[in-house]
RNA sequence: AUCACCACAUCGCUGAAUUCCGAAAGGAAGCGGGGGAACCAGGUGUUUCUUGGGGUGUAUCUGAUCGAUCUGCCGGUCGAUUGGUAGGGCAAUCUCUUAGGCCCGAACCCGACAGCUAACUUCGCAAGCGUUUAAGAGAGGAGAG
Numbered sequence: 001a002u003c004a005c006c007a008c009a010u011c012g013c014u015g016a017a018u019u020c021c022g023a024a025a026g027g028a029a030g031c032g033g034g035g036g037a038a039c040c041a042g043g044u045g046u047u048u049c050u051u052g053g054g055g056u057g058u059a060u061c062u063g064a065u066c067g068a069u070c071u072g073c074c075g076g077u078c079g080a081u082u083g084g085u086a087g088g089g090c091a092a093u094c095u096c097u098u099a100g101g102c103c104c105g106a107a108c109c110c111g112a113c114a115g116c117u118a119a120c121u122u123c124g125c126a127a128g129c130g131u132u133u134a135a136g137a138g139a140g141g142a143g144a145g
Stems, first nucleotide, its partner, number of pairs: 011130004018029004030125006040115001052113001053110004061084010087104004093139008
């Protein structure tokens, strides 16, 4: 000097998941989610189905292969792997637009039950990470004259 790794602090990213008061318990503000009238939507008879229906979230749909299960067959459902995809994220002042680049495209919950929804009511404020190259427009800040 270069490269890699680790720790701490500051700062930053995804996300609603922050701030303040209090010795604590807890409380307040703020942000976010659920339930919940009228109107509207929907519904009206009979039968069958439970692998039904619904919520948070970008995370939806789908091809192929393999396995399991139901079935006489067609086929259906679930799981794994591998492709695609609706959609979503990444720029060190902030926002928007355009063109490229890189990623995600999960997981969980309710428990037969919920359309919208004013009043009302109820719940959460976690977890995980370390950043892309330009051009244009607007806003704001700083410096110099």